A computed fold for a 132-nucleotide RNA from a Balneolaceae bacterium, annotated as SAM riboswitch aptamer (S box leader). The coordinates come from a structure-prediction model, not an experiment, and the mean pLDDT is 76.

RNA sequence: CGCUUAUCACGAAAGGUGGAGGGACAGGCCCUGCGAUACCUUAGCAACCGUCCCGACAGUUUGGCUGUCGGGAGUCAGGUGCUAAAUCCUGCCCGAUCUGGUUAUAACAACCAAAUCAGGGAAAGAUGAGAC
Numbered sequence: 001c002g003c004u005u006a007u008c009a010c011g012a013a014a015g016g017u018g019g020a021g022g023g024a025c026a027g028g029c030c031c032u033g034c035g036a037u038a039c040c041u042u043a044g045c046a047a048c049c050g051u052c053c054c055g056a057c058a059g060u061u062u063g064g065c066u067g068u069c070g071g072g073a074g075u076c077a078g079g080u081g082c083u084a085a086a087u088c089c090u091g092c093c094c095g096a097u098c099u100g101g102u103u104a105u106a107a108c109a110a111c112c113a114a115a116u117c118a119g120g121g122a123a124a125g126a127u128g129a130g131a132c
Stems, first nucleotide, its partner, number of pairs: 003130006013042005021031003025091004043083003048079002051073010087124001092121003095117003099113005
């Protein structure tokens, strides 16, 4: 790098170095010399893993332990992660509403296209855990 799986509308910034772009990609829209991105220090957020507590079930060497599931704490100087904007929005498919167009009708209707929707799903991306 690739694979499996879970999550992604919450939350949390100061100082220093440095000096130009940055927000993954494209479009949009934003951030940025009132100093961005990045790196370092400190602080914080969160609860994925680990830790601790409670409950249910199962297993067992009958001793409490182990495993699975659910709930909680917020940390033992724990391992990561994160600290502009929903993963900043959209991208592909579906649905709803509305508008326009084409064909057609007595009237409905059918099809196509645009816009809107904190509607659904997918893809892509990010992070954790796991297997190789």
Annotation
Its Rfam family is "SAM riboswitch aptamer (S box leader)". Rfam links the family to the GO term regulation of gene expression. The sequence was found by an Rfam model in a public genome assembly. Taxonomically the source falls in Balneolaceae (Bacteria, Pseudomonadati, Balneolia, Balneolales).